Small-subunit ribosomal RNA, central domain from an uncultured bacterium, 350 nucleotides, folded computationally. It matches the Rfam family "Bacterial small subunit ribosomal RNA".

Context: one part of a larger RNA
RNA sequence: UUGGGCGUAAAGCGUGCGUAGGCGGACUGUUAAGUCUGAUGUGAAAUCCCGCGGCUCAACCGCGGACGUGCAUUGGAUACUGGCAGUCUUGAGUCCCGGAGAGGAGAGCGGAAUUCCUAGUGUAGAGGUGAAAUUCGUAGAUAUUAGGAGGAACACCAGUGGCGAAAGCGGCUCUCUGGACGGUGACUGACGCUGAGGCACGAAAGCAUAGGUAGCAAACAGGAUUAGAUACCCUGGUAGUCUAUGCCGUAAACGAUGGGCACUAGUCGGUGCGGGUAUUGACCCCUGCGCUGACGAAGCUAACGCAUUAAGUGCCCCGCCUGGGGAGUACGGCCGCAAGGCUAAAACUC
Numbered sequence: 001u002u003g004g005g006c007g008u009a010a011a012g013c014g015u016g017c018g019u020a021g022g023c024g025g026a027c028u029g030u031u032a033a034g035u036c037u038g039a040u041g042u043g044a045a046a047u048c049c050c051g052c053g054g055c056u057c058a059a060c061c062g063c064g065g066a067c068g069u070g071c072a073u074u075g076g077a078u079a080c081u082g083g084c085a086g087u088c089u090u091g092a093g094u095c096c097c098g099g100a101g102a103g104g105a106g107a108g109c110g111g112a113a114u115u116c117c118u119a120g121u122g123u124a125g126a127g128g129u130g131a132a133a134u135u136c137g138u139a140g141a142u143a144u145u146a147g148g149a150g151g152a153a154c155a156c157c158a159g160u161g162g163c164g165a166a167a168g169c170g171g172c173u174c175u176c177u178g179g180a181c182g183g184u185g186a187c188u189g190a191c192g193c194u195g196a197g198g199c200a201c202g203a204a205a206g207c208a209u210a211g212g213u214a215g216c217a218a219a220c221a222g223g224a225u226u227a228g229a230u231a232c233c234c235u236g237g238u239a240g241u242c243u244a245u246g247c248c249g250u251a252a253a254c255g256a257u258g259g260g261c262a263c264u265a266g267u268c269g270g271u272g273c274g275g276g277u278a279u280u281g282a283c284c285c286c287u288g289c290g291c292u293g294a295c296g297a298a299g300c301u302a303a304c305g306c307a308u309u310a311a312g313u314g315c316c317c318c319g320c321c322u323g324g325g326g327a328g329u330a331c332g333g334c335c336g337c338a339a340g341g342c343u344a345a346a347a348c349u350c
Base pairs, nucleotide, nucleotide: 003322004321005320006319007304008303012318014201015200016199017198021194022193023192025088026087027086028085029084030083031082033081034080035077036076037075038074039073040072041071042070049065050064051063052062053061054060091191092188093187094186095185096183097182098181103177104176105175106174107173108172109171110154115149116148117147118146119145120144121143125136126135162169163168206247207246208245209244210243211242215241216240220236221235222234223233258317259316260315261314262313263312266295267294268293269292270291271290272289273288274287275286276285299306300305323350324349325348332343333342334341335340
């Protein structure tokens, strides 16, 4: 191990691809494995149950009957499930046309700003704070003008907006490239859904090697604050943040809500594509499909709330939970350069 559950009480794997397995559309025929039904055999005795009987009763004992989920053989049934054969197009997919998009990778380019350097102007302060000080400045700072260097990030547009499986993606141009959506027919003919293992991707931080380093900034140093101040504030400042390659594999990786299909009132938006009406044309108006929001009926919920993007009503598949602490720890195993990750107890205690 049943049962009941998984938005917030314990519980949805961070996300996808996919193996085995599980489950699977419509019609016809066949088979009869599952399924249903009949018969036969077996299902030891004792026990249990029923009846009768023996010890003066009972317990106990004897006799008879019944029961015995099951198994095997055999006869039949064929609705459903399965197998086999054939057919179909609504599920799924392919082709064609079209528009949308920060989807991904690489290369090139641009302007604003910060910092630094050089030169000019200019003079005593600047900076910083609650107030200060550390700090910078007469070796000319701050301010301002011109020129130059370099790195990182892309104001406005920008949106309750878009794209992506998730992580995530935002200056401009080009090259390569993935997916979704709309429209119209044609084609394939169940090719589908899920997915234990497995594989791939996976923010930030961290690690390795080689570069790079403007700003910011763990650690660290100093100045303040304070009873103290290993902090909050200030002045500095190294890893890091950036690039390439290779690791790590975690997160409040969140919608704290696994995926798929079907069904179940509406109202008002946003976005992409289409049709109709109208018009010279666009807008407006009506309407179909995809995505994305707000509010709400029934229903659900412990409540909060959810409500066609369900947490409603059902089916299929996977993952997970089972009192708190000990503990996401120890041990073992696997992975990792390490940091550590994954798997995962018990004693004891309340």